[in-house]
């Protein structure tokens, strides 16, 4: 540098349960694995949800990177 997820050393942990936290969408821990080649990091576009105002479809202030982009970084394999 290009490809990939078969195998292998590891890594991440949906649903649910239960704790504590938040108006709310969520968060964060303990269990649990349904899956993941960036399920890593960033709310930058956009796509979904809250919550609040109002002039009623707008507008502000939120939430999700495990919905899809985009940007940084990187583990193992194979070929060059």
């Nucleotide at each position: 540098a290009c490809a990939g997820a078969a195998a292998a050393a590891g890594c991440c942990a949906a649903a649910c349960u239960u704790a504590c936290u938040g108006u709310g969408a969520g968060g964060u821990a303990a269990g649990g694995a349904c899956g993941g080649a960036a399920a890593g990091u960033u709310a930058u576009g956009g796509g979904u949800c809250u919550u609040u105002u109002c002039u009623a479809g707008a507008a502000a202030a939120g939430a999700u990177u495990g919905c899809c982009a985009g940007a940084c970084u990187g583990c193992c394999u194979g070929u060059a």

Predicted 3D model of an 80-nucleotide RNA (c-di-GMP-I-GGC riboswitch aptamer) from uncultured Sulfurovum sp. Lineage of the source: Bacteria > Pseudomonadati > Epsilonproteobacteria > Campylobacterales > Sulfurovum. The coordinates come from a structure-prediction model, not an experiment, and the mean pLDDT is 82. It matches the Rfam family "c-di-GMP-I-GGC riboswitch aptamer". Gene Ontology term of the family: cyclic-di-GMP binding. It was read from a public genome assembly, where an Rfam model found it.